Model confidence (mean pLDDT): 76 of 100. Two RNAs folded together computationally: RNase P RNA and transfer RNA, 517 nucleotides in total. Rfam match: Bacterial RNase P class A. Rfam classes the family as a ribozyme.
RNA sequence: GCAGCCGCUCAGACGAUCGCCGGCCGAGCCCGCCUCAUCACUCGAGGCGGGCAGAGCGGGAGGAACGUCCGAGCUCCACAGGGCGAGAUGCCGGGUAACGCCCGGUGCGGGUGACCGCGAGGAAAGUGCCACAGAGAAGAGACCGCCGCGCCAUCGCCUCGAGAGGGGCGAUCGCACGGUAAGGGUGAAACGGCGGGGUAAGAGCCCACCGCGUCGGCGGUGACGUCGACGGCACGGCAAACCCCAUCUGGAGCAAGGCCACGUAGGGGGGCGACGAUCGAUCCGGCGCCGCGAGGCGUCGGGUCGAGAGGAAGGACGGCCCGUCCGGUGCCCCCGGGUAGGCUGCUGGAGGCGCGCGGUAACGCGCGUCCUAGAGGAAUGAUCGUCACCGCGAGAGGGGCGACCCGAUCGCGGAACAAAACUCGGCGUACGAGCGACUGCGGCC
RNA sequence: GGGCGGGUAGCUCAGCGGUAGAGCGCUAGCCUUACACGCUGGUGGCCGCAGGUUCGAAUCCUGUCCCGCCUA
Repeated sequence: GCAGCCGCUCAGACGAUCGCCGGCCGAGCCCGCCUCAUCACUCGAGGCGGGCAGAGCGGGAGGAACGUCCGAGCUCCACAGGGCGAGAUGCCGGGUAACGCCCGGUGCGGGUGACCGCGAGGAAAGUGCCACAGAGAAGAGACCGCCGCGCCAUCGCCUCGAGAGGGGCGAUCGCACGGUAAGGGUGAAACGGCGGGGUAAGAGCCCACCGCGUCGGCGGUGACGUCGACGGCACGGCAAACCCCAUCUGGAGCAAGGCCACGUAGGGGGGCGACGAUCGAUCCGGCGCCGCGAGGCGUCGGGUCGAGAGGAAGGACGGCCCGUCCGGUGCCCCCGGGUAGGCUGCUGGAGGCGCGCGGUAACGCGCGUCCUAGAGGAAUGAUCGUCACCGCGAGAGGGGCGACCCGAUCGCGGAACAAAACUCGGCGUACGAGCGACUGCGGCC
Repeated sequence: GGGCGGGUAGCUCAGCGGUAGAGCGCUAGCCUUACACGCUGGUGGCCGCAGGUUCGAAUCCUGUCCCGCCUA
């Protein structure tokens, strides 16, 4: 110098002019009502309520306010019930209000390195998939090759025979049967790897090392590491395929929710429904009995009033079932009509900073100190100047043997991503500049 | 502000682990005196983008961009 890697910080400053949005205080202006005076009204004085509002004072976006991907607070619905289902998370230990976040570690992977990444439980619980190619794709497989045996042919050698011919051995080609998973070939993947022994050829068939599995010892809280013995291999991959295991999760969201004001309608259509055993009072009627009689008693039926266990539709309950509660003579859906105003929730909180202590750290504890956006479709901006920062170019002068370095000053240009909407903790994404530590390579002294 | 759904050929849509299809369109030829209809053939895609899982991704997962819907 170039390339890289990790961490931290800032998000330009000051001034002038012109603006924007809330808050405080409010000169002043306007409207309405009441009282008094006058009188016919206007005009006047005082009080109450409402609206507009100058000047002044003070405040006014972010590290991501963003995406809305997680986790909470808060609020309402049974202060949240049981089962099934569904979803999420997934090495170990810790942190935290909580988390899918953070810290530390383990294992694996990537990088020459600083360093970085990992949804990293289970594939001997079960099911499923593994296209094409290939002989064979999961208790597989013989296509080529290798080997054995048999037959046929050719050739060579040996032998019997006078000859024709016969017999034997070997090699090669072909056919059939069998052995073989070493080698070739296919594939992402071929049923442990490599070497040696062994064999007709081969093969964990045998042996050493490695891998894998089981058991045990030691270290560690643990993930795991390490050592030893045994097993001859039995166990391919995929769970960001279904699934199994463990843990967690009720639903909705500030347009939650609360209060006030205003307004209209008690309309149209469709659908669902259930009422009520029993008791009491009273009235009417029929029948029976008692009474000389007025009448009384019993029983049956009906009406009115009251009590009434239980209970439907529907709702809480937004996947289903159970269960609980509400509901109790109405309930649900659609259409039509009306109002779309104010206050609250609403910003001080798991808050920031500094110091000390504990902890490797995340973080926790203690003390001190600081604090004003809060709105409604939504305010924090614009111009100029100076300074600061970065880049490019020029450059008086200075230092060094040299490569080269320092450098007043001047000119031009640049300055990002992005805007709160109930509030926090994270993650992810976008993006400008500076500082510090570290790594690799190259050049020069 | 809050909650959902979807991006595949010029257009409308299938396909949801194994070489991406249909209809319409466009285009060439045939048919016709000619046009339309009809018949035959052809055309066209980095499946919104970037990573990851897998032997293999339009499809599964994550992030991101764009579009649409609902919500007093």